[in-house]
RNA sequence: CCGCACCAGGCGGGGAGGUAGCGGUGCCCUGAACCUGCAACCCGCUCGAGCAGGGCUGGAUUCCCGCCCGAGGCACGGCGGGUCGGCAAGGAGGCUCGCGCGCUUCCGUCGAAGGCCGGGUUCCGCGAAAUUCCGCGAUCUCGAACCCCGCCAGGCCCGAGAGGGAGCAACGGUAAGGGAUUGCCGGGGUUGCCGCGGAGGCGCCUGGCUGGAGGGGGCGCGCGCGUCACACCGCCGGUUCGACGCUGUCGACGGCGGGUGUGCGG
Numbered sequence: 001c002c003g004c005a006c007c008a009g010g011c012g013g014g015g016a017g018g019u020a021g022c023g024g025u026g027c028c029c030u031g032a033a034c035c036u037g038c039a040a041c042c043c044g045c046u047c048g049a050g051c052a053g054g055g056c057u058g059g060a061u062u063c064c065c066g067c068c069c070g071a072g073g074c075a076c077g078g079c080g081g082g083u084c085g086g087c088a089a090g091g092a093g094g095c096u097c098g099c100g101c102g103c104u105u106c107c108g109u110c111g112a113a114g115g116c117c118g119g120g121u122u123c124c125g126c127g128a129a130a131u132u133c134c135g136c137g138a139u140c141u142c143g144a145a146c147c148c149c150g151c152c153a154g155g156c157c158c159g160a161g162a163g164g165g166a167g168c169a170a171c172g173g174u175a176a177g178g179g180a181u182u183g184c185c186g187g188g189g190u191u192g193c194c195g196c197g198g199a200g201g202c203g204c205c206u207g208g209c210u211g212g213a214g215g216g217g218g219c220g221c222g223c224g225c226g227u228c229a230c231a232c233c234g235c236c237g238g239u240u241c242g243a244c245g246c247u248g249u250c251g252a253c254g255g256c257g258g259g260u261g262u263g264c265g266g
Stems, first nucleotide, its partner, number of pairs: 001266006009057003012030004020046005034054005063259006072250004076245002079242009093228003097224011114210008122199006129191007136183007148173003156165003
């Protein structure tokens, strides 16, 4: 160096996510690369980190290591867009309060604002009244097939007869009970320009005294305060998207360099 048989290795890799961690299923990148089964309410494993079964290749263009390049991903940073929240400022509208100015109207020396003392409005208790319900009483009325009363036609019973007896219906009445009316009656409820007592309150109404000239309403302007909604700009924060970075990190494909068996025979 060649041949045969075999062993290690290989028959895709990477990113994010997920995981204690690793690999896989699913997503994305690369680009062409054995088959079957398993798997997100996961599947298989443990730093030699998919498992199980089968097939091909196998000492190198294919396996292993290093460097370069760099698709793509992720992180970070500032920037821009969308969206959400907050702050400040602004404009327009509404509401409420305060101050000032102007106009107007009304009240006021027949007494304003303010001050003092009362009353009412509010709540509680009691009383009286009205009204309603229940009870009780009074008056009237209705009210029993028979086991209530009176009177008892007919019929029945006793009697030789005269006469006597019980007694249904009708009629008249009454009991239990019902109805109507009513009451200086009892009890409960409701009501208010009622009365008395108490509490509370200065918001409103009102009376008296004091005081001695202001007060109330409307409109407009300016200032201040708070609330709601609106849209633009600014600032801060969250979230999402986008491009960017002498930023960090991982890194496919590709390029360069190096490394790697065992036995037998020639």